This is a predicted structure of a 518-nucleotide part of an RNA (small-subunit ribosomal RNA, 5' domain) from an uncultured prokaryote.

Context: one part of a larger RNA
This record gives sequence, C1' cells and structure tokens, in this order.
RNA sequence: GAUUGAACGCUGGCGGCAGGCCUAACACAUGCAAGUCGAGCGAGAAAGGACUUCGGACCGAGUAGACUGGCGCACGGGUGAGUAACGCGUGGGUAUCUGCCCUGGGGUGGGGGAUAACCGCUGGAAACGGCGGCUAAUACCGCAUACGCCCUUAGGGGGAAAGGGGAUCUUCGGACCUUGCGCUAUUGGAUGAGCCUGCGUCGGAUUAGCUAGUUGGUGGGGUAAAGGCCUACCAAGGCGACGAUCGGUAGCUGGUCUGAGAGGAUGAUCAGCCACACUGGGACUGAGACACGGCCCAGACUCCUACGGGAGGCAGCAGUGGGGAAUAUUGGACAAUGGGGGAAACCCUGAUCCAGCGAUGCCGCGUGAGUGAAGAAGGCCUCGGGUUGUAAAGCACUUUCAGUGGGGAGAAGGAUAUGGUUUGCUAAUAUCAAACCAUAUUGAUGUUACCCACAGAAGAAGUACCGGCUAACUCCGUGCCAGCAGCCGCGGUAAUACGGAGGGUGCAAGCGUUAAUC
Repeated sequence: GAUUGAACGCUGGCGGCAGGCCUAACACAUGCAAGUCGAGCGAGAAAGGACUUCGGACCGAGUAGACUGGCGCACGGGUGAGUAACGCGUGGGUAUCUGCCCUGGGGUGGGGGAUAACCGCUGGAAACGGCGGCUAAUACCGCAUACGCCCUUAGGGGGAAAGGGGAUCUUCGGACCUUGCGCUAUUGGAUGAGCCUGCGUCGGAUUAGCUAGUUGGUGGGGUAAAGGCCUACCAAGGCGACGAUCGGUAGCUGGUCUGAGAGGAUGAUCAGCCACACUGGGACUGAGACACGGCCCAGACUCCUACGGGAGGCAGCAGUGGGGAAUAUUGGACAAUGGGGGAAACCCUGAUCCAGCGAUGCCGCGUGAGUGAAGAAGGCCUCGGGUUGUAAAGCACUUUCAGUGGGGAGAAGGAUAUGGUUUGCUAAUAUCAAACCAUAUUGAUGUUACCCACAGAAGAAGUACCGGCUAACUCCGUGCCAGCAGCCGCGGUAAUACGGAGGGUGCAAGCGUUAAUC
C1' cells in the first nucleotide's frame, strides 16, 4: 500500500447492489418447512338453508375429514463434526444398475381368496390396541400365452399384466367405438448412480519398523456389479528412508486476497463433489437410502404419567437461553423462476421471490450556488496591526435528495378460461391434441420504479492528525509530574512531541484504532 463474513471508539442525510453466529456439531419453548391424486377403490358426515302432514324428505354434497391404493417423501434446504482417504482434483477404464423421459416393434386373455375403512363387543390414564362380522380396487395370488428376455449339459427349462376416462346407445347388467391417459415383458437412447485405476493433494523421524483375512491361489457364498467383500482349505507372503506404521492438524475443488511475476495466504457468500443429521449400531421399504423433519436396539438428556407405561431430537425458516469482541424478523406471497402430485382446474412448497434490521462492504448522490469589505462582532496572536475571512450578515437565485399531493400495469411476458379458424387422430362435425387470433382474469413486492406539481436554503459533517518518517504551528497550562508513543524517542520552568485553545493538514458519511493475510 492492498484486503476482510470483521470488532471497538467518535460521528451519522439518502439511494442502488451485495453480504450478515467465523465462538458451543451447546441445549431448545412456539409456529411453519412434504405433500398430492375421487380420471385407481369401497364407503361417507356435520354446521347451516329453505320446506313440512312435525314422522321426515331436499339442498349443503358424493363436499369435509378419515381408510385402502399410486407417485413423491433418496429432490430441494442446513452444517463442516469426522475424514490425510480413490475423500477431492485431473486423466483413463468397466465387471454393473437406472423410477419418471425419449425411441422401436409385441401383449393387455381368463379366474381366485383376502383385508382396512365400517358395524358390534372390549382393554388402556395416555400412547395405542384386542376379538368377531361385512366389503372394493390400478392392493394381493394363481392359470393361460411369450416376438423379443433369463438360465442351459443347447435337448430343454423359467418368467407378465390393470384398468380408468370420453361420445353414442341401453333392458342400467352393459354394449360399441376411438384418440389420448395407463399396465406388462422387452430393444436402443438419455440422465443419474455404483465400482476400479495412473498422477497430484498439510506438517512431525524427539514416530522405524508395520501386517494374520494379513499377501496370493483353489472351491463355495454374496452383490446390480470386479474383488479377502465373506467363508473352508493351501502356500508364505504383502508394505516401508521414493517415509510404511504411529501421533498432530484439516472437509476437497472452481475460486478468493495479495504480488510485476514466480510465489505466499486462504476455501465466508456463489457453483461442483464428499461427509453428517442428539451419540453409537442395524437393517426394512424402494429404481434409488442403510434415509435431517422414516423404523428397530442401546446410551445420555428433556417432557407426560393414574407409576403399569409412553413422547421427543431446529447442523430447515424465524425465534429463545447459553457461549462470545461479534452477526438480523417468532414478517409477506406463491405474482415470477423451479420442484412434488394431478388429465386438468388446482393444491403444497420458510426452495424461491420480496420486505424488515444493522454504514458490514462496494458504488452513486446530497448537505447549496452567485454576489457580498463596514474586511462587522466575537475568538486567537509578536495586539496602532495580523488572522479566522467572502467566511458570516445582507442582496438576488436554484430545489437534486428528503417531505407533501397527484398520475402511474409502462417494465410483461407468461398462465388459465371462453369463443373462433386451421391441422392431426377418427366412421365421425363427439372427445382429445397442436398452432394462430380475439376477449376476460391473474402482482407478494407496492404508499414500487418512473413522471408531474407544491413550499422553502429550508431537514443533512464529521473524524484523525500537525517533532522526523509524514501533508500540516503558535499561545497557555504542566514541570522526568501528569502523560504520549508504530519506530526513533518527547516531558527535570520558555515542550511545534503531554493537556487545552486558536490556526492548519488529510480523508469524508464516514474517520480512526485493534486483529488478520500478502
């Protein structure tokens, strides 16, 4: 000099953009953060309303809320404890899997038995159950079939499914037709993931030897998959001064800061990967987890209890206590972007978009501009003078920003609905899909940006320094005292170095100090 997720002191007008627990991976009250689908399925209220023959039926309504089933909950969000490792970076590789999506042809036939919800009885303080009975499915289980698929001794063997919606007709059982939505086995792809490997990746030798599933082989098992991954047997190997092992520290990277560069330091925000989810262990489900807001066991802690037994996990967003020099609101909205579910309407979304707080940083703007010498008063000083100083007052102007009042969907495209036209599918002018046009609706931010008008210089300057380094000097007080200090050093009676004043210098809504890096 540059820089910072900074803190502290003094001061503080506005806006834009960014960033805001670096410490206790300490403990957490409360609310919210993952649901959705009735176009899979069976069932199904109430409040209220207007009727009434006071029995009741109708609307509400096949709505709400449950159950079953599907998909999602493995994403998104947080944190950096652990990890010196194929964890990460980079370059190769393959013995593998991959829901939803795209693509190609094939199938979607015929049956069965249950079970929740519900009803009845019943246990428990609660959490939560038990017994009996009824019922449905895109839930579950067989049978048939098998282009292609898997296994194979190449003879053969094995393996699937589910329907729903729409128009028309109807004897209300259903029939028929078709596109689009599904289901099933499968080909190829895309995406995502698993595994292997060359090289690189902190410091300690006051850590020199380490290793028994250890190193390799064979058989077997296991996995989606190679492999001591596991197991039985056999052999005795394997690693190491090119630093094994041990102990310390640490998430890694793109990057960031600095520097002419080489390098050094660093890894907040943003992005990629990894790891973790009270501590330790385990598996289940599933395409995917050994799963933050799932399950089981053990532990510590907290809470409820009728003492028999139960409940919980903010390193999600806010917020609380604690720790600390130190770090924010228990806010608004799904309008946009994106995600989950759904055919869609739509629902959910503390992701996200916004707002709030704090000069935390960067950037921009303002705190007026012109004229004005009686060089006013006051202050200070070598005091008949100089300086503060055109500074003020006065005169004549302007009105950014802030303030007040108006205008303001323009930034806006997108989405949805309705209508129309065309095209595709089709027997069809149904339905459905696509494109275009018209109309309507849709904004949290928001008292928005922006524009116009109004009034009045009106509401807006500090801070550090002035011995040298280093820009800026005098007076008074003090008298090796009180004190200053980054280094040199000042202070013991004329201190430009301490304290105050006047004056000056630097930077400026900031200025200094401290800490830290180059």

Its mean pLDDT, the model's own confidence on a scale to 100, is 81.
The RNAcentral record of the full RNA draws on ENA.